[in-house]
RNA sequence: GGCAUUGCUUGGCAAACUUGCUGAAAGGUAAGGGCGCAAAGUCACCGGCCUAAAGGCAACCAUGGCAGCGGGACUGCGACA
Repeated sequence: GGCAUUGCUUGGCAAACUUGCUGAAAGGUAAGGGCGCAAAGUCACCGGCCUAAAGGCAACCAUGGCAGCGGGACUGCGACA
C1' cells in the first nucleotide's frame, strides 16, 4: 500500500402505507413515512416477473414497465479499530 470480514462514527438511499400530479394499466413522480440497503448507484444485454392500451372473434399479444428478483456490464465507496 492492497484485499476480505466484523464493529463503530459522520453522511447517503428509502419498502409498505397516505396524499397530490401523471399514465389505459403496470408503473412513474413530489411530499410525508421508514421495512430495509455497503452499490437499494447507472444500463432492460440474458433469464424472470407485472400490465394489456392498440391489435385480435377469442385465446393471446410489449412496442409499456420492474435495476429493492437473479446473472452480466460500467462507475463509486470518507475516517478509525
The RNA shown here (c-di-GMP-I riboswitch aptamer) has 81 nucleotides and comes from a Gallionellaceae bacterium. The coordinates come from a structure-prediction model, not an experiment, and the mean pLDDT is 81. Its Rfam family is "c-di-GMP-I riboswitch aptamer". From the family's description: GEMM was predicted in a large-scale screen for bacterial structured RNA regulatory elements. Its family is annotated with cyclic-di-GMP binding in the Gene Ontology.